[in-house]
Order: sequence, then C1' cells, then structure tokens
RNA sequence: GAUAGAGGUUGCGAUAUUUAUAAGUAUGACUGUUUAAAGGUAUAGGAACUUAUAUAGUCAAAAAGGAAAUAUCGCCGAAGAGUAUAUGUAUCCUAAACAUGUAUUUCUGGGGUAUUGCAGAAUAUGCAAUAAACUGUCACUUACAAAAUAGUGGAGAGCUAUC
Repeated sequence: GAUAGAGGUUGCGAUAUUUAUAAGUAUGACUGUUUAAAGGUAUAGGAACUUAUAUAGUCAAAAAGGAAAUAUCGCCGAAGAGUAUAUGUAUCCUAAACAUGUAUUUCUGGGGUAUUGCAGAAUAUGCAAUAAACUGUCACUUACAAAAUAGUGGAGAGCUAUC
C1' cells in the first nucleotide's frame, strides 16, 4: 500500500407498503352578531396591492412533515452535527427559518439512561451539550513462563487477519 473482517440493550442509513397520531384541527356551506381610524397577502419589519375580518351555532371535513411495524437494498465515518458557500421556498426587499447540493484533517468508537437547550401539535421523535455507568478496541501496569482478573489512559486518520 491492497484485500477481507469485527463491535451492537433496535450497529448506521435509504426506499416501499400499512397503521396510529396530527384532528373533529385547517378549510368549505348555511344562519346570526361584529364592522373600514378595520382586515388580508405563511416568522419580524418595510413597500406595493387588495377587501374583508372576527365570533357563536349546525352540517360536512382533510393533508404534509415527524413516528411505529413489515419487507427489500446499501453499508461499519456506517452516519450525524458544526462552519462556509450556492440554489429554492409565499407580490417584492431585508433579516430569520426550512429543504437540497458542494467544500471542510471542526467534533463524535458504539448504543442506552438522566438533566438542560433547540425543532416539533405532542409527554412521540430528532439534534446538541453535560454527568456517571455499560460495551468493543489498542497501549501501559497487575505479570510470574503465559493467561485470567483488575486498574489507568487514548481515539475510527483507529483495531484484527492475509498478501
């Protein structure tokens, strides 16, 4: 340098189908009340345009994102996050937010639990930080012929096997 592998309280991710939730919510129709010094154009401000809006009752009544299960596929920096940048999302502008792509020797070995924060309709779930454990791997010590066991420490840019 090349090839092949290992870790696992559901290892990581993608796609499809079904199901629950979202929700008796948004929205539509009818009736009543309200009314322009008012309302609307997806978060905030401004511009421009426009005409309603709000509320009560009755009837009708969703969807997306996120989630679970099953199946299939690709894999072990699998993948996720941060930063920078480009494009897009609603009449336009600025900012924010979200999605997708690119770059990155910035962080994280792995899954869980708890607390806090952000996103979210949510007590689901995702992401981040912190904490003490668990687990895999290597180094050193225990250590003696070797090992078990135990302790301390490191990080995947690692570890093991073969050539």

The RNA shown here (Lysine riboswitch aptamer) has 163 nucleotides and comes from a sheep gut metagenome. The RNAcentral record of the sequence draws on MGnify. Model confidence (mean pLDDT): 81 of 100. It matches the Rfam family "Lysine riboswitch aptamer". Rfam links the family to the GO term lysine biosynthetic process.